[in-house]
Context: one part of a larger RNA
Molecule: small-subunit ribosomal RNA, central domain
Organism: uncultured bacterium
C1' cells in the first nucleotide's frame, strides 16, 4: 500500500453551528438510458510473455499456429438496482395548539451568616502558632466581650450517583431579556434528512493589555522552625493574581481516556420530568406508556479488565485519528498571538 485498528496497548477532533462533498424513506410511470448488464463490430503494431507444432546432431537460438494484450470507441438490446424526469405517500424531518420541569444564558436590584479592618463600652496580661518551638501581635491596652460602621468575596442547611447545558461549565432571594428540552394533541409540510474537508463561533484555570476594586486566600518574597543542608514540607507575614469593564490568549487526565447520525436484539432495581389506567374520599402507594440519568445482569463482543437498549453487541451512512521505542510535539518553514506561546510538523542518529 493492500489491510488492520483507536475505553485502559499507538489512535476520536475541547464543544457546536454549518459550505463544499459523501450518504439517503416508501409507491407508482410499461418514463430516459448516464453507470450496471449483453449481442455484433472496430482498434490494442511487431518483438516480449504463455502453449502447440516445426528447424539448426541438442540447447540456447530461429521459424509458423494460437493465447494474452487486465483495454478504448462505434452500433444494436436489456430495464431490476444506482442516477435522471414526473407524480404520488407518511413512518424521517419541521412546524401548530396545550401544558408542566430546570444551578440553560445576559443584565439589574436585594439578603442574612461568616472573615478582616475602623470607631465606641466592659476588662486585664496574655494572645497567637506547634510535634514542640520561635518569628509576629500585646500595658501607647492585644487576645475575650458587647454595641456601631466600612468594604469584598462567596452563597452553609435544602444538596440528591436530583437537575440543566453541545462542550467548556452552571447553585442565595426577586424583577426583566432570552436559548434548549420534554410531554400530551395528531391539525398542518410531505424527505424539507444525516453527516461534514475547509470555514465561523464558543471555548475551565493559568497568563496578558488598560482602567477600577482588593475582605479572604495566596506563587514570588521576607522571616521563624525543621535538618548535615532545606532554595521544601510546618509557622507567622505578604505581593502578583483571584473580583468587576473592555479587549485578547485558546490550552487541559478540555475524560465516559468511549465522534455523530439511524435501526435492531431477554431482564431486575433506584431516581428525575410529563401523560394514561385502576380501585378510590384522595393515587403518596398499584399497572402501563414516553423522555432522562444511576446500579445490577442474558445473549453477544472484548487480550483481559470489563461492556452489555445510555454497548465496548448486530448494521448502514459519514468525519476525524494511529501504523515501534528514543530523538520531539523538538527543528525549520509557514500561520495566529502584544507577549507568554497555539497550531502545523520532520530529518539525521540511536535502541
Nucleotide at each position: 500500500c493492500u489491510g488492520g485498528g483507536c475505553g485502559u496497548a499507538a489512535a476520536g477532533g475541547g464543544c457546536g453551528c454549518g459550505u463544499a462533498g459523501g450518504c439517503u424513506g416508501c409507491c407508482c410511470g410499461c418514463a430516459c438510458a448516464a453507470g450496471u448488464c449483453u449481442g455484433c463490430g472496430g482498434u490494442g503494431a511487431a518483438a516480449a510473455c504463455c502453449u502447440c507444432c516445426g528447424g539448426c546432431u541438442u540447447a540456447a537460438c530461429c521459424g509458423g499456429g494460437g493465447g494474452c494484450c487486465g483495454g478504448c470507441c462505434g452500433u444494436g438490446g436489456a430495464a431490476a438496482c444506482u442516477g435522471u424526469c414526473g407524480g404520488g405517500c407518511u413512518g424521517g424531518a419541521g412546524g401548530c395548539u396545550g401544558g408542566g420541569a430546570g444551578a440553560g444564558g445576559g443584565c439589574a436590584g436585594c439578603g442574612g451568616a461568616a472573615u478582616u479592618c475602623c470607631c465606641g463600652g466592659u476588662g486585664u496580661a496574655g494572645c497567637g502558632g506547634u510535634g514542640a518551638a520561635a518569628u509576629g501581635c500585646g500595658u501607647a491596652g492585644a487576645g475575650a466581650u458587647c454595641g456601631g460602621g466600612a468594604g469584598g468575596a462567596a452563597c452553609a442547611c435544602c444538596g440528591g450517583c436530583g437537575g440543566c447545558g453541545a462542550a467548556g461549565g452552571c447553585g442565595g432571594c426577586u424583577g426583566c431579556c432570552u436559548g434548549g428540552a420534554c410531554c400530551a394533541g395528531u391539525c398542518c409540510u410531505g424527505a424539507c434528512g444525516c453527516u461534514g474537508a475547509g470555514g465561523c463561533g464558543c471555548g475551565a484555570a493559568a497568563g496578558c493589555u488598560a482602567g477600577g476594586g482588593g475582605a479572604g486566600c495566596a506563587a514570588a518574597c521576607a522571616g521563624g522552625a525543621u535538618u548535615a543542608g532545606a532554595u521544601a514540607c510546618c509557622c507567622u507575614g505578604g505581593u502578583a493574581g483571584u473580583c468587576c469593564u473592555a479587549g485578547c490568549c485558546c490550552u487541559a487526565a478540555a475524560c465516559g481516556a468511549u465522534g455523530g447520525a439511524u435501526a435492531c436484539u431477554g431482564g431486575c432495581u433506584g431516581u428525575g420530568g410529563g401523560g394514561g389506567g385502576u380501585a378510590g374520599c384522595c393515587a403518596a402507594u398499584c399497572c402501563c406508556c414516553c423522555c432522562g440519568u444511576g446500579g445490577c445482569g442474558a445473549a453477544g463482543c472484548u487480550a483481559a479488565c470489563g461492556c452489555a437498549u445510555u454497548a465496548a453487541g448486530u448494521a448502514u451512512c459519514c468525519c476525524g485519528c494511529c501504523u515501534g521505542g528514543g530523538g520531539a510535539g523538538u527543528a525549520c518553514g509557514g500561520u495566529c498571538g502584544c507577549a507568554a506561546g497555539u497550531c502545523u510538523g520532520a530529518a539525521a542518529c540511536u535502541c